Predicted 3D model of a 508-nucleotide part of an RNA (small-subunit ribosomal RNA, 5' domain) from an uncultured prokaryote.

Context: one part of a larger RNA
RNA sequence: AGUGAACGCUGGCGGCGUGCUUAACACAUGCAAGUCGAAUGAGAACGGAUUAUAGCUUGCUAAGGAUGUCAGCUAAGUGGCUGACGGGUGAGUAAUGUAUAGUUAAUUUGCCCCUUAGAGAGGGAUAACAUUUGGAAACGGAUGCUAAGACCCCUUAUUCCUUCUGUAUGUAAGUAUAGUAGGGGAAAUAUUUAUAGCUCUAGGAUCUGCCUGUACGGUAUCAGCUAGUUGGUGAGGUAAGAGCUCACCAAGGCAAUGACACCUAACUGGUUUGAGAGGAUGAUCAGUCACACUGGAACUGAGACACGGUCCAGACUCCUACGGGAGGCAGCAGUGGGGAAUAUUGCACAAUGGAGGAAACUCUGAUGCAGCAACGCCGCGUGGAGGAUGACACAUUUCGGUGCGUAAACUCUUUUUAUAUAGGAAGAUAGUGACGUUACCAUAUGAAUAAGCACCGGCUAACUCCGUGCCAGCAGCCGCGGUAAUACGGAGGGUGCAAGCGUUACUC
Numbered sequence: 001a002g003u004g005a006a007c008g009c010u011g012g013c014g015g016c017g018u019g020c021u022u023a024a025c026a027c028a029u030g031c032a033a034g035u036c037g038a039a040u041g042a043g044a045a046c047g048g049a050u051u052a053u054a055g056c057u058u059g060c061u062a063a064g065g066a067u068g069u070c071a072g073c074u075a076a077g078u079g080g081c082u083g084a085c086g087g088g089u090g091a092g093u094a095a096u097g098u099a100u101a102g103u104u105a106a107u108u109u110g111c112c113c114c115u116u117a118g119a120g121a122g123g124g125a126u127a128a129c130a131u132u133u134g135g136a137a138a139c140g141g142a143u144g145c146u147a148a149g150a151c152c153c154c155u156u157a158u159u160c161c162u163u164c165u166g167u168a169u170g171u172a173a174g175u176a177u178a179g180u181a182g183g184g185g186a187a188a189u190a191u192u193u194a195u196a197g198c199u200c201u202a203g204g205a206u207c208u209g210c211c212u213g214u215a216c217g218g219u220a221u222c223a224g225c226u227a228g229u230u231g232g233u234g235a236g237g238u239a240a241g242a243g244c245u246c247a248c249c250a251a252g253g254c255a256a257u258g259a260c261a262c263c264u265a266a267c268u269g270g271u272u273u274g275a276g277a278g279g280a281u282g283a284u285c286a287g288u289c290a291c292a293c294u295g296g297a298a299c300u301g302a303g304a305c306a307c308g309g310u311c312c313a314g315a316c317u318c319c320u321a322c323g324g325g326a327g328g329c330a331g332c333a334g335u336g337g338g339g340a341a342u343a344u345u346g347c348a349c350a351a352u353g354g355a356g357g358a359a360a361c362u363c364u365g366a367u368g369c370a371g372c373a374a375c376g377c378c379g380c381g382u383g384g385a386g387g388a389u390g391a392c393a394c395a396u397u398u399c400g401g402u403g404c405g406u407a408a409a410c411u412c413u414u415u416u417u418a419u420a421u422a423g424g425a426a427g428a429u430a431g432u433g434a435c436g437u438u439a440c441c442a443u444a445u446g447a448a449u450a451a452g453c454a455c456c457g458g459c460u461a462a463c464u465c466c467g468u469g470c471c472a473g474c475a476g477c478c479g480c481g482g483u484a485a486u487a488c489g490g491a492g493g494g495u496g497c498a499a500g501c502g503u504u505a506c507u508c
Base pairs, nucleotide, nucleotide: 001507002506003505005504006503007502008501009500012380013379014378015377016376017375018373019372020338025336026335027334029333030332031331034081035080036079039078040077042074043073046072047070048067050065051064053062054061055060056059088291089290090289097216098215099214100213101212102211104209112204113203117199118198120154122152123151129144130143131142132141133140134139160184161183162182163181164179165178166177167176168175169174189196190195217263218262219261224254225253226252229251230250231249232248233247234246235245236244266288267287268286269285270281271280272279273278293314294313295312296311297310316327317326318325319324344370346369347368348367352366353364354363355362356361383413384412385411386410394403395402396401418445419444420443421442423440427435452497453496454495455494456493457478458477459476463492464491465490466489467488473480474479
């Protein structure tokens, strides 16, 4: 000098930040991922129009029926996109990671932009639903009906993929190009007729995968380690190179420039300290990685081996009709527990951004705000001027006085702040403001509402009296205390900081 601090005493306000560093311990409750009816069959609600009834204010109210080519709309279902983002945590990981510089002639890339060409003709199902049936439930079974941008077949495609044959180029792996040579491959419609989508091809942008160099802890009281191990051939596998996997062959590969082992640890931009070099650190914010009760696995998909998806095993908790089921806060709040210690079961989608939608819009504990906490930084205030017979009290005294001290009282004055009332933005671009009794501003009232903490032997700014008597106690170091203690305890006075001041812990 610093801190995500804690503890003690004290505490007026505002702005901006920050707030489980410990148990990656266990979690009640609510919310945190939906959306599209302009893909689709259908119609349980709401509404509309219509119909009949009752009341009557004579065109309105009430209750009822039917209605889905009904202005609207929609639970559940099929289908599409999203759910791989956003948010959390740091357990693991000393390199399958991060930082930096490269490589990919070894790669993929939904949505978006641009480009070439197209969308012809058909088919069979299935959920919802109905009937029936098993089960306590979770959840199923059977039969029958039906739709689609769901699913499938055929046609077309000199570009595309692949095999083969040439040519050009390159040291080579390869790259480019020709051949109606052989094989293979598309499509979907909706509508209010404005549009929005669908398929193939080439490119871009973005995101990503793989690979390489260098750097990034401790221990040698860890010295040898290694059989898919190191390399080759062939095959498989992947979006893609490779022992990535397998068969066969060879016997290699790494290591005091520290292999292997053990301990510790997410990494970086940064933060902190320091004149710097360096040291320490990795909260908030930003980038990357890893994880999602523990362990394992794949499915779907452009992308996951998927926090609020699936399956299996385990521990734990809950329900049960004992046959069987359900769950995962390291999302936001909140609870218990642990701890010296860390907040509200708040408001809003108004803004910014995200998902879906043609749009209106819906969803969004991301985010924007508010609440709590002197936890930090910054700012402001607790009055100002005058005022001596220098009051009183208190302390001290050499008893004369001295200190507190212009301090108070008293007089004049101001209103930052406070309280009350009225007005009132920007943030929003047609509209739309949670914040918001906002910021700000005007008027009124009245010094009115607001000072503590530590220290005073030396280091170190600041001294006397009383009490105590090696006791009680102090103490960072030196050291104080055994009867005149500036060092203990109290008082008066003083010094330093100040809405804080000290102590403790840690870093330089």

It matches the Rfam family "Bacterial small subunit ribosomal RNA". Rfam links the family to the GO terms ribosome and structural constituent of ribosome. The RNAcentral record of the full RNA draws on ENA.